[in-house]
RNA sequence: UGAGUAACACAGACAGCCGCGCCUGUAUUUCAGGUACAGGUGAGGAAAGUCCGGGCUCCACAGGGCAGGAUGCCGGAUAACGUCCGGUGGAGGUGACUCCCAGGAUAGUGCAACAGAAAAUAACCGCCCGCCAAUGGCAGGUAAGGGUGAAAAGGCAAGGUAAGAGCUUACCGCUUCCCUGGUAACAGGAAAGGCUGUGUAAACCCCAUCCGGAGCAAGGCCAGACAGGAACAAUACAGUUGCCCGCUGUGUUCCGGGUAGGCUGCUUGAACCUGCUGGUGACAGCAGGGCCAGAUAGAUGGCUGUCUGAUACAGAACCCGGCUUACAGUGUUGCUCAUUAU
RNA sequence: GGAGAGAUAUCGAAGUGGUCAUAACGAGGCGGUCUUGAAAACCGUUUGCCUAUCCAGGCACGUGGGUUCGAAUCCCACUCUCUCCG
Numbered sequence: 001u002g003a004g005u006a007a008c009a010c011a012g013a014c015a016g017c018c019g020c021g022c023c024u025g026u027a028u029u030u031c032a033g034g035u036a037c038a039g040g041u042g043a044g045g046a047a048a049g050u051c052c053g054g055g056c057u058c059c060a061c062a063g064g065g066c067a068g069g070a071u072g073c074c075g076g077a078u079a080a081c082g083u084c085c086g087g088u089g090g091a092g093g094u095g096a097c098u099c100c101c102a103g104g105a106u107a108g109u110g111c112a113a114c115a116g117a118a119a120a121u122a123a124c125c126g127c128c129c130g131c132c133a134a135u136g137g138c139a140g141g142u143a144a145g146g147g148u149g150a151a152a153a154g155g156c157a158a159g160g161u162a163a164g165a166g167c168u169u170a171c172c173g174c175u176u177c178c179c180u181g182g183u184a185a186c187a188g189g190a191a192a193g194g195c196u197g198u199g200u201a202a203a204c205c206c207c208a209u210c211c212g213g214a215g216c217a218a219g220g221c222c223a224g225a226c227a228g229g230a231a232c233a234a235u236a237c238a239g240u241u242g243c244c245c246g247c248u249g250u251g252u253u254c255c256g257g258g259u260a261g262g263c264u265g266c267u268u269g270a271a272c273c274u275g276c277u278g279g280u281g282a283c284a285g286c287a288g289g290g291c292c293a294g295a296u297a298g299a300u301g302g303c304u305g306u307c308u309g310a311u312a313c314a315g316a317a318c319c320c321g322g323c324u325u326a327c328a329g330u331g332u333u334g335c336u337c338a339u340u341a342u
Numbered sequence: 343g344g345a346g347a348g349a350u351a352u353c354g355a356a357g358u359g360g361u362c363a364u365a366a367c368g369a370g371g372c373g374g375u376c377u378u379g380a381a382a383a384c385c386g387u388u389u390g391c392c393u394a395u396c397c398a399g400g401c402a403c404g405u406g407g408g409u410u411c412g413a414a415u416c417c418c419a420c421u422c423u424c425u426c427c428g
Stems, first nucleotide, its partner, number of pairs: 001338010012307007020042010044313001048324002051322005056215004063245004068211005073087005088102001089100004103206002108204002110200003124146002126142003130138003154172002157169003173195001174193003178189004219264004228255005236250005272289007343427007352369003360411001370388006390401004404420005
């Protein structure tokens, strides 16, 4: 210098004018409220998808069993997680580094279309041996070779044999057991077994761990309006869960009538910023600092000027931790490879 | 804001790992019979895109990935549509 890789930051700034939501203060008003003025404050890295997890609220202080669901190498972090961190194994890359729903197929069941003799109880062709009525037929042995298929019964070499075959042996792979290291996954080594068995669990299933249901339109309070009627039901009905039990309550459904309001939950939080300490790290602890949207038809916008130019995806609605998806452009740092120069 | 369901020919819809989506079945389109003509009924045929056309082949089950020998079907992520709530 070029190419690449990983992590992170920003997401226009400043000035002027006009305008909007919320809070505080002052003035006006009998109060509520409204209006005016002043001050403060006002979207995101994803506010999104609602895919996971938790807080919070109600149902019993969340209870028992069955069913159902989720996760799935090991260890840790955390309020919790399907997230994150560190490691192991496998795959890709020269490398930095990246990716992996990565338990069990000797617990059992199912499936493997077509082709093929055969898809797990392997003999179609071929090879070998025997018999017979002999260019053939029958019976037997054989998984080395051919062909089919996505997949064919450990691989390969030598010995061996009638031909063959883990039949025997060496090496590799597999299984079992032992030793060493490691918390563990696992790694290394040694011995034995001739090998007992293909794939599929994002098929049922088994094993281990976890999960009660519903969701702020949850839930609580206040005010106002109206017109009742019918059916069912305490061996009942409703809620709590799909079922049973248990628990709680006394109603439930249909027709008709009325209302379409206000307050609260609502933002001080497992939060944020800075620093120190511990830890490889996720993270944890301590100290200091500030308060940073809270609407309810729903505010955060528009114009002008300067900065080369102002352009991406996109707009809070109970709140957090993650994941995933969308995204113009700019910047920082670490590392790798190649080339050149000293 | 929250909760749930779905997407297959022109339309409705079946198919829930395998020759296979010869896209069943119904409606529709086209041709024919009947009729003066039309409707109904009956008979036959055709279904989308690409390779210009026939033949033949390939791609197509909302889109993109993955598991599997093999995916409309199983898993994940997106897109669109519909339903429910005080």
This is a predicted complex of two RNAs, RNase P RNA and transfer RNA, with 428 nucleotides together. It holds a member of the Rfam family "Bacterial RNase P class A". Rfam links the family to the GO terms ribonuclease P activity, tRNA processing and dimeric ribonuclease P complex. Rfam's curators write: Ribonuclease P (RNase P) is a ubiquitous endoribonuclease, found in archaea, bacteria and eukarya as well as chloroplasts and mitochondria. It is annotated as a ribozyme. The coordinates come from a structure-prediction model, not an experiment, and the mean pLDDT is 76.